[in-house]
RNA sequence: AGAGUUUGAUCCUGGCUCAGGAUGAAUGCUAGCGGUAGGCAUAACACAUGCAAGUCGAGGGGCAGCUGGUUUGGUAGCAAUACUGAAUGUCAGGCGACCGGCGGAUGGGUGAGUAACGCGUACGCAACCUACCUUGUACAGUGGGAUAGACACUGGAAACGGUGCGUAAUACCACGUAAUAAUAUAGAUAGGCAUCUAUUUAUAUGGGAAGGGUACGUAAGUAUUGGUAUAAGAUGGGCGUGCGUAGGAUUAGAUAGAUGGUGGGGUAACGGCUUACCAUGUCGACGAUCUUUAGGGGUUCUGAGAGGAAGGUCCCCCACAUUGCAACUGAGAACGGUGCAAACUCCUACGGGAGGCAGCAGUGAGGAAUAUUGGUCAAUGGGCGGAAGCUUGAACCAGCCAUACCGCGUGCAGGAAGGCGGCCUUAUGGGUUGUAAACUGCUUUUAUAAUGGGAUAGUGAUUAUAUCGUGCAUAUGAUAGGGAAGGUACAUUAUGAAUAAGUAUCGGCUAACUCCGUGCCAGCAGCCGCGGUAAUACGGAGGAUACGAGCGUUGUCCGGAUUUAUUGGGUUUAAAGGGUGCGUAGGCGGUUGAUUAGGUCUAUGGUGAAAUGGUUGUGCUCAACACAAUUUAGCUGUAGAAACCGGUCGGCUAGAAUAUAAGUGGCGUAGGCGGAAUAAAGCGUGUAGAGGUGACAUUCAUAGAUAUGCUUUAGAACACCGUUCGCGAAGGCGGCUUACGAAGGUAAAAUUGACGCUAAUGCACGAGAGCGUGGGUAUCGAACAGAAUUAGAUACUCUGGUAGUCCACGCUGUAAACGAUGAUAACUAUAUGUCGGCGAUAGAAUGUCGGUGUAGAAGUGAAAGCGAUAAGUUAUCCACCUGGGGAGUACGAUCGCAAGGUUGAAACUCAAAGGAAUUGACGGGGGCCCGCACAAGCGGUGGAUUAUGUGGUUUAAUUCGAAGCAACGCGAAGAACCUUACCAGGUCUUGACAUCCUGCUAACGAAGUAGAGAUACAUUAGGUGCCCUUCGGGGAAAGCAGAGACAGGUGGUGCAUGGUUGUCGUCAGCUCGUGUCGUGAGAUGUUGGGUUAAGUCCCGCAGCGAGCGCAACCCCUAUUGUUAGUUGCUACGCAAGAGCACUCUAGCGAGACUGCCGUUGACAAAACGGAGGAAGGUGGGGACGACGUCAAAUCAUCAUGCCCCUUAUGACCUGGGCUACACACGUAAUACAAUGGCGGUCAACAAAGGGAUGCAAAGCCGCGAGGCAGAGCGAACCCCAAAAAGCCGUCCCAGUUCGGAUCGCAGGCUGCAACUCGCCUGCGUGAAGUCGGAAUCGCUAGUAAUCGUGGGUCGGCAUACCACGGUGAAUACGUUCCCGGGCCUUGCACUCAACGCCCGUCAAG
Repeated sequence: AGAGUUUGAUCCUGGCUCAGGAUGAAUGCUAGCGGUAGGCAUAACACAUGCAAGUCGAGGGGCAGCUGGUUUGGUAGCAAUACUGAAUGUCAGGCGACCGGCGGAUGGGUGAGUAACGCGUACGCAACCUACCUUGUACAGUGGGAUAGACACUGGAAACGGUGCGUAAUACCACGUAAUAAUAUAGAUAGGCAUCUAUUUAUAUGGGAAGGGUACGUAAGUAUUGGUAUAAGAUGGGCGUGCGUAGGAUUAGAUAGAUGGUGGGGUAACGGCUUACCAUGUCGACGAUCUUUAGGGGUUCUGAGAGGAAGGUCCCCCACAUUGCAACUGAGAACGGUGCAAACUCCUACGGGAGGCAGCAGUGAGGAAUAUUGGUCAAUGGGCGGAAGCUUGAACCAGCCAUACCGCGUGCAGGAAGGCGGCCUUAUGGGUUGUAAACUGCUUUUAUAAUGGGAUAGUGAUUAUAUCGUGCAUAUGAUAGGGAAGGUACAUUAUGAAUAAGUAUCGGCUAACUCCGUGCCAGCAGCCGCGGUAAUACGGAGGAUACGAGCGUUGUCCGGAUUUAUUGGGUUUAAAGGGUGCGUAGGCGGUUGAUUAGGUCUAUGGUGAAAUGGUUGUGCUCAACACAAUUUAGCUGUAGAAACCGGUCGGCUAGAAUAUAAGUGGCGUAGGCGGAAUAAAGCGUGUAGAGGUGACAUUCAUAGAUAUGCUUUAGAACACCGUUCGCGAAGGCGGCUUACGAAGGUAAAAUUGACGCUAAUGCACGAGAGCGUGGGUAUCGAACAGAAUUAGAUACUCUGGUAGUCCACGCUGUAAACGAUGAUAACUAUAUGUCGGCGAUAGAAUGUCGGUGUAGAAGUGAAAGCGAUAAGUUAUCCACCUGGGGAGUACGAUCGCAAGGUUGAAACUCAAAGGAAUUGACGGGGGCCCGCACAAGCGGUGGAUUAUGUGGUUUAAUUCGAAGCAACGCGAAGAACCUUACCAGGUCUUGACAUCCUGCUAACGAAGUAGAGAUACAUUAGGUGCCCUUCGGGGAAAGCAGAGACAGGUGGUGCAUGGUUGUCGUCAGCUCGUGUCGUGAGAUGUUGGGUUAAGUCCCGCAGCGAGCGCAACCCCUAUUGUUAGUUGCUACGCAAGAGCACUCUAGCGAGACUGCCGUUGACAAAACGGAGGAAGGUGGGGACGACGUCAAAUCAUCAUGCCCCUUAUGACCUGGGCUACACACGUAAUACAAUGGCGGUCAACAAAGGGAUGCAAAGCCGCGAGGCAGAGCGAACCCCAAAAAGCCGUCCCAGUUCGGAUCGCAGGCUGCAACUCGCCUGCGUGAAGUCGGAAUCGCUAGUAAUCGUGGGUCGGCAUACCACGGUGAAUACGUUCCCGGGCCUUGCACUCAACGCCCGUCAAG
């Protein structure tokens, strides 16, 4: 000191959360010791039991009990003496109860009440008291009558009494003396503060005592203590005052003893304290009254501080003592006094009594929660006493509790085979636990045991001396004594590493990571958030981190939070400027002189208790702790200063106001007038529609509409001018005119002389809608009705239409009442419009004041923006804000006729809500451009039949995958068995396949039986190989048998993956470096002007360059040159041969580059036209696919992580299935015919391919498929091989000489095998179909269309697929529209990105 969390990312606003400290705490786990502190926060709830206030015999009468004595007996004894009776207080010590004195008003507890002079602080009392204590002065004479106890009698259960007799005092009473007391009267002196005060004189009145006690002494007396009066002091109290000291206005008025006066009373004292009378005051927005809460302070916690929170322990004050009231005694008043009442508890003989733990312990209850019915008066302190002493749950100690703080320990050093075990791992290698352990040496705090321990520390009484600062002082000495804690602290010795470590966390914040289990389950979580099969976030383990006798959790407070902002915030858009003005209180206020001294400042005095806190020391072994020294804000007295603020007095004119002058305006109120339009009415003209809409209809109209002409009536509003123009405080104001009224501005500078600014409460104004009463009602028009639209349409559109809209008078009081920007004043660059004045001027230009706009500097702002009309820099005042929702809601109050307005919460809930800007995506937004995208054309699909694929259904199985474009003649370039993954049945279990080990056998190979086969059984003809050899044998390869490691899986996950592929898209895009701009995300570059097929190129430009794409480089093709020619070709008549011009083949070249010309263009890029050329503007085609998107497809090509199966989800066999069939869809084939069918022409003309388990010629047989046969050819040689459309003839528009499905018969071919389930041939049969609804597909030239040919797969099977050539069109005006795409721009609440986001209702949970 900050951090996390709103977003795809950014900046801001803003809340929530965390890290820190603290605690009278509680709770979970754990626990060795000591020191010092603390310990009912809840029920001021109820309390058993014990103790907490006594003391004085030196006041008194007495003497029950105790001890001793004395007297007198008894017993024992010689006696001393011992034991035991009785009497004695007129023997003593002493003493229960009693009278009397002092003390029980302190100490101790608690915080209920109290919002108050209760507390704090500073003053005052000229309005007061004060026992004991200290000091001074004076005094104590003479008497008296009672009473308790005791005794006697007696009541009552008890508590407690009653009657009688008799007695004492330091108890009580009277008289005398007596003052510096008190009162009254009359003076004197001095002083003050209003009433007065101080000193003093005289007179009158007037009031007291215990001459007791003790010691010594025969006594006198001495000493001491007590008594009375008085004056002072000290201490303690009482009263008054200033200031400070909670919340609520959803509490605004309160008050009759209330405020004051006079008289009386009362008090220690002042006072309405009380009473009678008189007056009507007093308090309150500076918050009275009411209500809720609360003891206050020193201080404590926190904080940088200012503050905020708290008031436990300790100290001060207050209040209280079961609740309430009251008096008595006393110097003083009531926790352990009294009386009365109430509630509760207890006792009772039912008549009556007793009690008060908020004292110390303790009990119950309450509660998350808080201790012993301990010891001692040794010390400190209190009470009494002359003292000894007694008493003291005050106090000092001990006990319990990790409740807090502080300290100590649980060992230290060495020790690597870096062991075993655990965990991890890329897997037998390593890492980690880890110098950790074992082991060796050392130490002994602590622990245990023993010893020492008053000789050191901590005191008091009496008395003597000395000192001074005269005190509760200090020092020194003498005398006799005493310790609860405690045999404790402390010290010494012995033993022996011996007796001693946990808790929380490990996704980020926040230090610390892996494995296993789990599988949106179980669970975690302070916030964000983890968990749906590879979880560093759950649970366990290993490891690590943090702190440590503690560690976590929970609660609470402060901090962080500048998130209530005095220090130190804001209000255009994030929450927030009142709708506007006038103005009261209040706040603030121009210039100058003098004065004052309230604020302010300076100096000094008082106070500010102690403890606490800070600093520096000292003492406990250190520390905590304790002790010592030193150290303040505030209030207040006195003296001074006079700048500033305030007060008073006097000037000034710059603020403000007034007068004067000339102008301005859609400023207001009231009256009058005007034309256009609309509607209606009347009279005409005129005829069939009008009106309305996207299109209709409702509606009006032959009873004459709409249209048109004239006339009349009504109400409302004022076109053009008209405007970032004017006026007004705002709302608002617009035809012309009259009257009345108001206003700002300007000019000049006459008057006043700060008269000003702001403005809570208040008053007034305040659009529209609405309300009341009465008018008015042309238009428009909520509600309502109808017609449309629609799935519906309580809407948008249309036809009507009531309230209202208009006027008058009242009410309401709100709006996005907005510039979302309060008012006033001053200051801070400019430029350019415009309105009203003045000045200037021939005019333009130009100056100045006030208004109204735009751009923009500095500055400001989160940014957008604002920018002299500030959102800049300052000053003053007012209003308002403090996360979102709940909610401008509820309740209350108030205003209103009502509607409703104003004021205005909480519970609960979320972790966001929000502002500005950025990148994308999207839009039934815009601009530009492209594409067989549309259009223009040609041919199809969709209808029929068949083929094929898919869905669905069916099935034992119909194996699996592919799913919009981009699945569906797709994987499959070819399912009868095999394939095959599916089903049924039969079989095998180290396995059909791989490696390793052991044993046996060479391997190989043949006939038989059973079985559907796999296989099983039985047997064995043949055959004896290779390498080494010590000749026994061993080895390699192969086979058989056995054991286990393992094999195997077309089982799952394409959402764990690699690889491969599709698609947008051959679309023109996608990025980077550096620089610059921006707080930043980002922007710029890549945008703009042209151009291109193209981010292609040119120009411009805060950009300059570069990369991946485009293009080019590669292949085929079109022209040609050259080289080379066999199997090709042929000018040689044919063959052979020869030749290589041509065709062709295949190598190397050339060629095309907008190169040339013209026009256009910016002189560019380029475009258009032309020339030449085989080819012209990329010549045509192919391969080639940027950054990325779709969790796109594929685990069944292959590979692969993890999971799953292991006599089965593996393997083998036979048969079946993948070929099913009410149906739906896709893709094709063939057709519906004459641009055709059929027949003929068999010597018209291709290209590209294939061929050895192959292609197969000729020949013969068969109608044919085909068969027999086999030349040639591993192919520019031979074969497949016939190209077909073409040409000629015929048919004559029909279900046909079209069409060929389906079915029957007879055959052929392949193959182990054509039943399920192949292809072909011949003969016969001859279905649907006559060009196809909505909709939809392909194609821009050698293309579409049409015609045939070949190949792969393959034993056989092609309407599919991949290739080849032949014939060979039509059309494109163009880019409005549909689809897709590119660039720029705009809006946005989307960013999983429109298949988005989101609102309401209903239903279920």
Predicted 3D model of a 1405-nucleotide RNA (small-subunit ribosomal RNA) from an uncultured bacterium. The sequence is in RNAcentral, with records from ENA and SILVA. Its Rfam family is "Bacterial small subunit ribosomal RNA". Its family is annotated with structural constituent of ribosome and ribosome in the Gene Ontology. Model confidence (mean pLDDT): 82 of 100.